[in-house]
RNA sequence: GAUUAAUAAGGUGAUGGAGUUCGCCUUCAACCGCUUAUUUUGAUGAGCUGAUGACUCCUAUGAAUUA
Numbered sequence: 001g002a003u004u005a006a007u008a009a010g011g012u013g014a015u016g017g018a019g020u021u022c023g024c025c026u027u028c029a030a031c032c033g034c035u036u037a038u039u040u041u042g043a044u045g046a047g048c049u050g051a052u053g054a055c056u057c058c059u060a061u062g063a064a065u066u067a
Stems, first nucleotide, its partner, number of pairs: 009026005016058006033048006
């Protein structure tokens, strides 16, 4: 220095934090939403849902109702 295996750890799952759990990735990675139209296929315009990958709680925001 290279290879293999094991263990440990870290990162990540379209908007914040925490707990539990699941998946993916090992830094040249995982990941970076959907619909529609146009398009020189590079991309651009319009529209829509959601603070979760899933569950629960908190915070922020929006709507409705009550006091």
Description:
This is a predicted structure of a 67-nucleotide RNA (Fluoride riboswitch aptamer (crcB RNA motif)) from Methanobacterium sp. It was read from a public genome assembly, where an Rfam model found it.